[in-house]
RNA sequence: ACCCGAUAAGAGCACACCCGGAGUGAUCCGGGGCCGCAAAACUAGAGGUCUCGUCGACGGCGUACUGCCGGCGAGAUAGCUCGGUGCCGAA
Numbered sequence: 001a002c003c004c005g006a007u008a009a010g011a012g013c014a015c016a017c018c019c020g021g022a023g024u025g026a027u028c029c030g031g032g033g034c035c036g037c038a039a040a041a042c043u044a045g046a047g048g049u050c051u052c053g054u055c056g057a058c059g060g061c062g063u064a065c066u067g068c069c070g071g072c073g074a075g076a077u078a079g080c081u082c083g084g085u086g087c088c089g090a091a
Stems, first nucleotide, its partner, number of pairs: 004089002012037002017032006035079001041085003045082003048077007058070004
């Protein structure tokens, strides 16, 4: 250095839920809380999922509302997967 991931050491983070705040919303921020996490540190590059707008044109479905889905645009999610950067060091 690489592979790898321990009842290691020193640390770290904080699911659900509750309170307050921001946002149309997904969700986020602060406080409490502590399910868990070898990166549950950072990163939105690829995919997945979710939200909002749009239905002009095209296609499909329908209980025929001019609705729903596909499409397009904008956003969210890193504790969904992969990738990038990167912390610790036993076997």